[in-house]
A computed fold for a 105-nucleotide RNA from a bovine gut metagenome, annotated as THF (Tetrahydrofolate) riboswitch aptamer. The sequence is in RNAcentral, with records from MGnify. The prediction has a mean pLDDT of 79. Its Rfam family is "THF (Tetrahydrofolate) riboswitch aptamer". From the family's description: Tetrahydrofolate (THF) riboswitch was first reported for Ames et al. as an RNA motif in 5' untranslated (5'-UTR)regions of folate transport and biosynthesis genes in Firmicutes genomes. The model forms 93% of the base pairs in the Rfam consensus.
RNA sequence: AGAGUAGGGGCUUCGCGUCGGCGCUUGCGCCGGUAGUGCCGUCGGAUGGGAGGUUGCCGACGGACGAAACAGCAUUUUGCUGUACGGUGGAUCUCCGCAGCCGCU
Numbered sequence: 001a002g003a004g005u006a007g008g009g010g011c012u013u014c015g016c017g018u019c020g021g022c023g024c025u026u027g028c029g030c031c032g033g034u035a036g037u038g039c040c041g042u043c044g045g046a047u048g049g050g051a052g053g054u055u056g057c058c059g060a061c062g063g064a065c066g067a068a069a070c071a072g073c074a075u076u077u078u079g080c081u082g083u084a085c086g087g088u089g090g091a092u093c094u095c096c097g098c099a100g101c102c103g104c105u
Base pairs, nucleotide, nucleotide: 001105002104007096008095009094010093012091013090014089015088016086017085018084019032020031021030022029023028024027039063040062041061042060043059044058045057049102050101053098069083070082071081072080073079074078
C1' cells in the first nucleotide's frame, strides 16, 4: 500500500398494497381506518480472516404519526388485463463501504 463485513445508492426483475364516509368549489377539502417505510423509547442480536466494538445494521415489544390511482373486460360482486402511484418487500448485477488492535497479500 492492497484485498475483504454489516450495510447504503442505482439499473433490471419478481412480489405486496393503493380502503371507507361526508361536503360541495366536480377536483379539491375534511373525517375515520390500514399493512409497509420512516421517527421515539426499552431489550436483545449479528457485524471484514481473528478477538472486540457503535453514533451504522437487524429483530421483538410499546408509543406518536401516517401514506399511495384510474381505465377496460367478464362476472359466482369477485376476478383478470394495462399503465401509474407508495419516503413498499425480496433477488441478480454494478458503484460506495468497518475508526483502532492482531492477522493475510